Transfer RNA from a Candidatus Pacearchaeota archaeon, 72 nucleotides, folded computationally.
Rfam family: tRNA.
The source organism's lineage runs through Archaea, Nanobdellati and Candidatus Pacearchaeota.
The prediction has a mean pLDDT of 81.
[in-house]
RNA sequence: GCGCGGAUAGUUUAGUGGUUAGAAUUUCUGAUUGCCAAUCAGGAGACCCGGGUUCGAGUCCCGGUCCGCGCA
Repeated sequence: GCGCGGAUAGUUUAGUGGUUAGAAUUUCUGAUUGCCAAUCAGGAGACCCGGGUUCGAGUCCCGGUCCGCGCA
C1' cells in the first nucleotide's frame, strides 16, 4: 500500500429501516443480616466521527479514525 472483518453503558455483548436501544456485569439507594458476603426490589449509565439515502438510520451507502486478520 491492497483486501476482509469489527467499533453500541466503565467492561462483555444482543439488536429484521419504525417500538422506550435489550441483557449480563458495574455503580447508587433500600430490604434482609449481629457484621460482611450472598440474595431480593428500585434507580443511573451506551449506538466511534462527518456526510448522504429515506417520511423514518444503531441498522443501508460514501469518507475518516482506531482495533484485528490476511496479502505484498

It was read from a public genome assembly.